[in-house]
RNA sequence: CGACAACAUGAAGCGCCAGGCCUCGUCCACGUGACGAGGUGACGAGGAGGAAGGUCAUCGAAUCAUUCGGCGGAUACCUUCCCGGCCUACCCGGUCGUGAGUCGCGAGACGAAAACCCGGAAGCAAUUCCGGCUCACAGAGGUCCGCGACAGGGCAAGC
Numbered sequence: 001c002g003a004c005a006a007c008a009u010g011a012a013g014c015g016c017c018a019g020g021c022c023u024c025g026u027c028c029a030c031g032u033g034a035c036g037a038g039g040u041g042a043c044g045a046g047g048a049g050g051a052a053g054g055u056c057a058u059c060g061a062a063u064c065a066u067u068c069g070g071c072g073g074a075u076a077c078c079u080u081c082c083c084g085g086c087c088u089a090c091c092c093g094g095u096c097g098u099g100a101g102u103c104g105c106g107a108g109a110c111g112a113a114a115a116c117c118c119g120g121a122a123g124c125a126a127u128u129c130c131g132g133c134u135c136a137c138a139g140a141g142g143u144c145c146g147c148g149a150c151a152g153g154g155c156a157a158g159c
Stems, first nucleotide, its partner, number of pairs: 014072004019068001020040008043060003049082006083097005090154003101150006108144003117132006
């Protein structure tokens, strides 16, 4: 250094790096060069009934940009089954997922974070980390609120 095994820890703008770009060093034919080592490679909001499968997985922010490019994954969406809520005492059916009916309207409400700037630390450097003002400032197929429309059939009649 590699392989195997065990243990522990670790996730959803999450993880990783072989491209690209950047830094340092060496070599050299002095260049759109080669090699080696390193750096960079997504800022939050939002999001989970269980299983399987499919698929192009929401929103905006950024001093203007490699947050490019690639691989993997993922709570989104769709289908089937199961469980659960509601319509509805029960069944079919529909619809949703525990804040559990759909659609439409609303210039309604919902403490963003990074960046920038200042300071400090590490490194030859690229760059990384920490602190500072709850710094400031969003949007949504998200949440809440308001208004409106729609929500079937059976039992099945009786009172």
Molecule: glmS glucosamine-6-phosphate activated ribozyme aptamer
Organism: Actinomycetota bacterium